[in-house]
RNA sequence: CGGCAUGCCUAACACAUGCAAGUCAAACGGUUUCCGGAAGGGGCAGUGACGGACGGGUGAGUAACAUGUAAGAAUCAACACCUAGGAGAGGGACAACAAGUGGAAACGUUUGCUAAUACCUCGUGAUGCUAUUAAGUUAAAAAUUAAUUUGCCUAGGUAUGAGCUUGCACCUGAUUAGCUAGUUGGUGGGGUAAUGGCUCACCAAGGCUUUGAUCAGUAGCUGGUUUGAGAGGAUGAUCAGCCACACGGGAAUUGAGAACGGGACCGACUCCUACGGGAGGCAGCAGUGAGGAAUUUUCCGCAAUGAGUGAAAGCUUGACGGAGCAAUGCCGCGUGGAGGAAGAAUGCCUUAGGGUUGUAAUCUCCUUUUCUCAUCGAAGAAGUUCUGACGGUAUUUGAGGAAUAAGCAUCGGCUAACUCCGUGCCAGCAGCCGCGGUAAUACGGGGGAUGCAAGCGUUAUCCGGAAUUAUUGGGCGUAAAGGGUUUGUAGGUGGUCAAGUGUGUUUAAUGUUAAAUAUUAGAGCUUAACUUUAAGGUUGCAUUAAAAACUACUAGACUUGAGUAUGAUAGGGGUAAAGGGAAUUUCCAGUGUAGCGGUGAAAUGCGUAGAUAUUGGAAAGAACACCAACAGCGAAGGCACUUUACUAGGUUAAUACUGACACUGAGAAACGAAAGCUAAGGUAGCAAAAAGGAUUAGAUACCCUCGUAGUCUUAGCUGUAAACGAUGGAUACUAAGUGGUGCUCUUGGUACUACUGUAGCUAACGCGUUAAGUAUCCCGCCUGGGGAGUACGCUUGCAAAAGUGAAACUCAAAGGAAUUGACGGGGACCCGCACAAGCGGUGGAGCAUGUGGUUUAAUUCGAUGCAACGCGAAGCACCUUACCAGGAUUUGACAUGCUAGGAAGUUUUUUGAAAGAAAGAUGUGCCUUUUGGAACCUAGACACAGGUGGUGCAUGGCUGUCGUCAGCUCGUGUCGUGAGAUGUUUGGUUAAGUCCGCCAACGAGCGCAACCCUCUUUUUUAGUUAUUUAGUCUAAAAAGACUGCCGAUUAUAAGUCGGAGGAAGGUGGGGACGAGGUCAAGUCCUCAUGCCCCUUAUAUCCUGGGCUACACACGUGCUACAAUGGUUAAGACAAUGAGUUGCAAGUCUGUGAAGCCAAGCUAAUCUCUUAAACUUAAUCUUAGUUCGGAUUGUAGGCUGAAACUCGCCUACAUGAAGCUGGAAUCGCUAGUAAUCGCUGGUCAGCUAUACAGCGGUGAAUACGUUCUCGGGUCUUGUACACACCGCCCGUCACACCAUGGGAGCUGGCCAUGCCUAAUGUUGUUAUCCUAACUUUAGCAAUAAAGAAGGAAAUACCUAAGGCCGGGUUGGUGACUGGGGUGAAGUCGUAACAAGGUA
Repeated sequence: CGGCAUGCCUAACACAUGCAAGUCAAACGGUUUCCGGAAGGGGCAGUGACGGACGGGUGAGUAACAUGUAAGAAUCAACACCUAGGAGAGGGACAACAAGUGGAAACGUUUGCUAAUACCUCGUGAUGCUAUUAAGUUAAAAAUUAAUUUGCCUAGGUAUGAGCUUGCACCUGAUUAGCUAGUUGGUGGGGUAAUGGCUCACCAAGGCUUUGAUCAGUAGCUGGUUUGAGAGGAUGAUCAGCCACACGGGAAUUGAGAACGGGACCGACUCCUACGGGAGGCAGCAGUGAGGAAUUUUCCGCAAUGAGUGAAAGCUUGACGGAGCAAUGCCGCGUGGAGGAAGAAUGCCUUAGGGUUGUAAUCUCCUUUUCUCAUCGAAGAAGUUCUGACGGUAUUUGAGGAAUAAGCAUCGGCUAACUCCGUGCCAGCAGCCGCGGUAAUACGGGGGAUGCAAGCGUUAUCCGGAAUUAUUGGGCGUAAAGGGUUUGUAGGUGGUCAAGUGUGUUUAAUGUUAAAUAUUAGAGCUUAACUUUAAGGUUGCAUUAAAAACUACUAGACUUGAGUAUGAUAGGGGUAAAGGGAAUUUCCAGUGUAGCGGUGAAAUGCGUAGAUAUUGGAAAGAACACCAACAGCGAAGGCACUUUACUAGGUUAAUACUGACACUGAGAAACGAAAGCUAAGGUAGCAAAAAGGAUUAGAUACCCUCGUAGUCUUAGCUGUAAACGAUGGAUACUAAGUGGUGCUCUUGGUACUACUGUAGCUAACGCGUUAAGUAUCCCGCCUGGGGAGUACGCUUGCAAAAGUGAAACUCAAAGGAAUUGACGGGGACCCGCACAAGCGGUGGAGCAUGUGGUUUAAUUCGAUGCAACGCGAAGCACCUUACCAGGAUUUGACAUGCUAGGAAGUUUUUUGAAAGAAAGAUGUGCCUUUUGGAACCUAGACACAGGUGGUGCAUGGCUGUCGUCAGCUCGUGUCGUGAGAUGUUUGGUUAAGUCCGCCAACGAGCGCAACCCUCUUUUUUAGUUAUUUAGUCUAAAAAGACUGCCGAUUAUAAGUCGGAGGAAGGUGGGGACGAGGUCAAGUCCUCAUGCCCCUUAUAUCCUGGGCUACACACGUGCUACAAUGGUUAAGACAAUGAGUUGCAAGUCUGUGAAGCCAAGCUAAUCUCUUAAACUUAAUCUUAGUUCGGAUUGUAGGCUGAAACUCGCCUACAUGAAGCUGGAAUCGCUAGUAAUCGCUGGUCAGCUAUACAGCGGUGAAUACGUUCUCGGGUCUUGUACACACCGCCCGUCACACCAUGGGAGCUGGCCAUGCCUAAUGUUGUUAUCCUAACUUUAGCAAUAAAGAAGGAAAUACCUAAGGCCGGGUUGGUGACUGGGGUGAAGUCGUAACAAGGUA
């Protein structure tokens, strides 16, 4: 762009305007101010005829013979067709019209005239009708033409249409179970076209219903449409058939047939009005308003197809044919094709190379569907002529020019398609899972990509997937689901044999199953959609015929199912009565004395008024030890001392009898633990409630002391339980084995009961002849969790309650079984300075040091349970330094690149707190191709530098910890549907998953161990700084230890124990070495690094201050509190280490720190360097001391520019607390603890009592694994998996949501009864009126009477209206009940582990 379709799903809401049903003069009289000269033609209102019952619309009502399908008999019919027959003679009117008159109008009214195919009478008359005979009775119309034709009447038939009857089919609800009086039937009238309670009178008492009546809700039905493999499900637009309706509601007339565009009445609404009255009905076509998410033009034409009418021409037709609007749908076509890499530009990304957009564009060549303009120009017309709305349309030809023509959604997975930027749990997305908290493929934008394409995406609805209502085709042990149990009605199902029938069944034929649709094969539009032809099909229903296996029925037979009889037998089966002993409690009496009782521990309680205890006696009630047992009986609930009476059932044995009598079982009935209720008794013990005592934060609990209902009996009620085997009943079949209880004729049979287990089943667990296996029959029940077994209603009950049993709302789960972990106030085993046994500490004091807190301008930052806190820091006066105050700088203190100048450098003065600033002096180097270059300095511009700024939750690396714990895994195989398991478990053993044995496992890897270093022994070699020929010291290389040997033990194993030898004995001691993982552990301030942030500052320099503050709290230490000690004097014995900016002997000075000189040593040589505890001697004598040394004063020394904040040391003086440390807590198992000193690093000095090392002296204890802590293995439970620091319950408080009750208030609908009653049909009437016909009178006009008709009145019925109460269903309602939901509310901790009382 074209073709073909479709287009108010909502308000059956209201409608302005126009049109949608007329035609006939060849039925009739009249009229005409139309044309015409006339003849005539045309028109008009009326009478008459046919048609307005079709066509067109809508789906309100209707659950119905409405519809569908298949049949039927008691019917009717205009027009059409066929057949037969007929049409004679008459009559009186009424419209129109004329005149008068009423009314605003609509519309009338009176008098008079008139025609007909209008109306009427008579005659004739059968093939009609009156059921039949007899008898009676019923008809007609003409018009026109040249001819003819058309019409009229009667009867029969055809076609078609309509009415009626019946079988079957036809939504939901039982929280609707009983309904029905014309109701069901009969007889007789009436009525209808026709059957019929259709209607009436009488008679009878029927009829429908659990196979769902009645009632309520919803709904037009069907062919079909849509979906589905089908069976089914949903639906009923367009097209077609039927029905119903026409503003709401009754009732009629005419007619063949009845009312969308006819009439009468009531009601609501709208309009006109002169207020007296009138008019109207779009659910016809257009169109308007309203409603709504939403649905078109007030178009053209009767040319075609059909309809009405007419003899016809014709007329009419919003039916219909067409056009218009709408991407609403289906189908077709296009928006260009070919070539084309400098892979242009732009955009985007980038690892900066490039990639992508992309042959895409530009460009070259070509085409013209479409478009614009022009040209020719249909078929559709049937009916030789004429007739085309569509339409100058389809189509044809020519010209022009790539020209006029691409969007929408998506891109985390499902699901095809990925990147950048922005945002930062915000904004937002989202079908489900889910995304977003600073690197978002998920939000928004850009680029790119993917999908579809004149469309695309969203939303709504239906089916599918969904075997998720399961007929095909599901389930019920534990996931939802077996009724508590039995008896039994209806129903369903049912053993063997032969016969008959032919219900179901099967086959065939016939009829029907409208057309359209759908399928197949063709045909026509260029194709397709679309249209069309044919075939088959339409799975259904009916009829006929056949078959007779199965089913059913009829009558008959059988014995195996079932039952009966007889004999035995086991049993806590049931009901009632009688009897018994032990125990408990109470009472009485005795003995006897201070407690008893109770608990984890206590107390309440009892007891000197004599308890408890004990002896004897009495009473009462309840329950029945041992036997006693996965033993027995019973339908289940349940049943236990003994005996008796009555009674039910089972089992077994052998015969006899009946002859399918069976199984199940909706409703129904009976039984039915405990608790509870009613009445009357009874009450020993126990024991809800209640009380007291404890426990506790609380304790309305667990524990204790009491204690009432109740528990017991009788008579009733209730009717529920985890009433469980969580497993309905019956029958049959399908491996074994082992127990137990019965009977029996005992190698066995049969009935019951328990365990293991095959096949099979099961999601798994498990079941498994006692099925949860394989099958059949019947019943009950289930369909996500919560709301909820709740609400409402009904039934039962004295009540409590029970039975039946929803919805709104809300969630995306709830649940089962099993797996791996983790956890347990679960279990078993094992280990560890884990406890215990010991030794010594900490916690108390003073000081040192670190942290918290507080303070401050700053007290820089980090580390925070173990695993932060003498930690980063192996050294804070400045520096360090990151902090604070002030003063300064801005390409920068530091790196690279460019330009210009200058060597670099050394040095003086002024100013300043310094940094810095200013001014001078001196110097002129090295290489060279003579341009310049290297290093360095100064100045300038820009790229950039810089950051101890943030994020350790973006990271690398490093480290801590569980833990030097013994674990963590893999390959192959096997098992399991799977997650997973096995191996790795188990029996021993070990420090060890170390080793051995066994085993559906066999092997392997990372860990363990070993290999490495060191100490201890020996040998050899070498060395020298000298005491030495090194036995000794140093450093090299070897040797040595391996459960190797012996014995015992174990399993003839691994190993363990003991012994020998040996320096060393069972990993000889110590170290380094740290599996897979956990803790978002620690560190961005060591370093590295992504991103973010700062850039005259968060960078850099400097001076001063701070990191050293101080009410306080904590950690780690030192020194002590003293006699195992202090002090003084003398004496003895180490090792590791360090040293030239250094260690420093020695002499001298000083009380001393130290100082002045100064040898030696770059170190086995010299020095630091006298080790101390210890030994000996003396003194002190238990005291705040001759302990203890803090604090403070004075005077000094050292380092260093500098010692105030803020260093160390010395001397003299001062002489604090403290007399062994509460609760609690730490370390250590042998050269260890304890104790004693020494060295080093950092370092100018030092805050070191720290840290890292070194040696000296040198113990005690370990029974053992109950407990504490931590860990390992196995097992068990689990509602945990962020894994117990888990999960989770209920009240209360707050917010929101839906809902129940509720004094009531207010609507809808339905039915009964009563009152009133329009219109109307029918009937009636002593009323009124009247041309035809009849009779009488009259010559006649006419008069009277009758028949008939009309009016009026009235009776029954009846719409609407009114009244009383009733039923049902909504809305609303103060207040009130529970329910649900809601990141961080309150109180507790009920459940999950033995959840701390299972």